[in-house]
RNA sequence: GCUUAAUAAGGGCAAAUCCAGUGAAAACUGGAGACGCAAAGUUACCGAUCUAAGGGGCAACCUAUGAUAGCGGAACUGCAAAA
Numbered sequence: 001g002c003u004u005a006a007u008a009a010g011g012g013c014a015a016a017u018c019c020a021g022u023g024a025a026a027a028c029u030g031g032a033g034a035c036g037c038a039a040a041g042u043u044a045c046c047g048a049u050c051u052a053a054g055g056g057g058c059a060a061c062c063u064a065u066g067a068u069a070g071c072g073g074a075a076c077u078g079c080a081a082a083a
Stems, first nucleotide, its partner, number of pairs: 012037002017032006035070001041076003045073003048068003054063003
């Protein structure tokens, strides 16, 4: 340096739920809280999923320019470490 992901130490993140706020909603932010995570660090590029304010439609409904990186893939970056 590469592969792997057993394990030790030091740590890191934080699902559900509750409270407050933002938002049309999905959802997000902060606090409490831990289900889990070795990339649960970053990026909506591809697929997927959620929402549908606005727009379209007589209506049913359609539509992302809104979201999800803790759905999969991809790209970039990265701590410790047995063999």

Background: The RNA shown here (c-di-GMP-I riboswitch aptamer) has 83 nucleotides and comes from Colwellia polaris. NCBI's taxonomy places the organism under Bacteria, Pseudomonadati, Alteromonadales, Colwelliaceae, Colwellia. Model confidence (mean pLDDT): 84 of 100. It was read from a public genome assembly, where an Rfam model found it.